[in-house]
Context: one part of a larger RNA
Molecule: small-subunit ribosomal RNA, central domain
Organism: uncultured bacterium
RNA sequence: UUGGGCGUAAAGAGCUCGUAGGCGGUUUGUCGCGUCUGCUGUGAAAACGCAAGGCUUAACCUUGCGCCUGCAGUGGGUACGGGCAGACUAGAGUGCGGUAGGGGAGACUGGAAUUCCUGGUGUAGCGGUGGAAUGCGCAGAUAUCAGGAGGAACACCGAUGGCGAAGGCAGGUCUCUGGGCCGUUACUGACGCUGAGGAGCGAAAGCAUGGGGAGCGAACAGGAUUAGAUACCCUGGUAGUCCAUGCCGUAAACGUUGGGCACUAGGUGUGGGAUCCAUUCCACGGGUUCCGUGCCGCAGCUAACGCAUUAAGUGCCCCGCCUGGGGAGUACGGCCGCGAGGCUAAAACUC
Numbered sequence: 001u002u003g004g005g006c007g008u009a010a011a012g013a014g015c016u017c018g019u020a021g022g023c024g025g026u027u028u029g030u031c032g033c034g035u036c037u038g039c040u041g042u043g044a045a046a047a048c049g050c051a052a053g054g055c056u057u058a059a060c061c062u063u064g065c066g067c068c069u070g071c072a073g074u075g076g077g078u079a080c081g082g083g084c085a086g087a088c089u090a091g092a093g094u095g096c097g098g099u100a101g102g103g104g105a106g107a108c109u110g111g112a113a114u115u116c117c118u119g120g121u122g123u124a125g126c127g128g129u130g131g132a133a134u135g136c137g138c139a140g141a142u143a144u145c146a147g148g149a150g151g152a153a154c155a156c157c158g159a160u161g162g163c164g165a166a167g168g169c170a171g172g173u174c175u176c177u178g179g180g181c182c183g184u185u186a187c188u189g190a191c192g193c194u195g196a197g198g199a200g201c202g203a204a205a206g207c208a209u210g211g212g213g214a215g216c217g218a219a220c221a222g223g224a225u226u227a228g229a230u231a232c233c234c235u236g237g238u239a240g241u242c243c244a245u246g247c248c249g250u251a252a253a254c255g256u257u258g259g260g261c262a263c264u265a266g267g268u269g270u271g272g273g274a275u276c277c278a279u280u281c282c283a284c285g286g287g288u289u290c291c292g293u294g295c296c297g298c299a300g301c302u303a304a305c306g307c308a309u310u311a312a313g314u315g316c317c318c319c320g321c322c323u324g325g326g327g328a329g330u331a332c333g334g335c336c337g338c339g340a341g342g343c344u345a346a347a348a349c350u351c
Base pairs, nucleotide, nucleotide: 003323004322005321006320007305008304012319014201015200016199017198021194022193023192025088026087027086028085029084030083031082033081034080036076037075038074039073040072041071042070048066049065050064051063052062053061054060091191092188093187094186095184096183097182098181099180103177104176105175106174107173108172109171110154115149116148117147118146119145120144121143125136126135162169163168206247207246208245209244210243211242215241216240220236221235222234223233258318259317260316261315262314263313266296267295268294269293270292271291272290273289274288275287276286277285300307301306324351325350326349333344334343335342336341
């Protein structure tokens, strides 16, 4: 490479947007580029295949045909793919009417709790553990009451529940703002899908500058434990955790399952709509339907486990990735970064 694969064996990029490219709905006309077919020319010889012939045979040699799968020219065909021109509405989008939501950003604000400060009451312990000790306390602690300060997080509701592309998102109010879903079928008329490069977003930790600092708490100190204890346990405690701005760009970034479309038994929960039936309306209830989110389960698939209309089933389109273990996600080089480091990515050797 031809292949075969990617839930758990190696393998889906963390996610999205999007350039080139690849692929692409129904229908009419036209062209005849792909495509199909006839003919002509060319496709050296040798080789090779078949047949015949010549050396007594064979090897070898000679002749004929084939082959040379191709290219060019020319005549014809036009279903399919393609180009051009036109039409359509089932894909896609827009409008209109509704609707749910911790989707995002900013500002303001609330109560509980911890800690600290001030004052009152009050006295000898408190705290902590498996048991202790370090620690705090007669300079009045712990406990309790009142007042104050400050920071961070939002109990109950809360859920196998909701929203978001992913990361992620939760006290309340207001302002700004993105997306979804349902109904309608008014409008556009294939405007679509994917997406190499590229761009943006991206938990925590970490970095830079300036703030903030209640609790927690790497490092560090002390007390224990232990043979030792650079730990687990305890008492403290600095960065950090918080805010603003900028960087970093990685995670078991996981559903370890890329995106899109279509098809293929059901049952049962739950969230958001629409509609019908029961009732006189509301609520509750039953049915249908669309969208999401769970569980169970048939066919089928799977090495098994399991998956099973939210597929790991059956197909098509596009991208990414894998190719024995170690060496190694390392070295070197390049690009990026303030740095930490990230991305790309071998070989020798060895089993």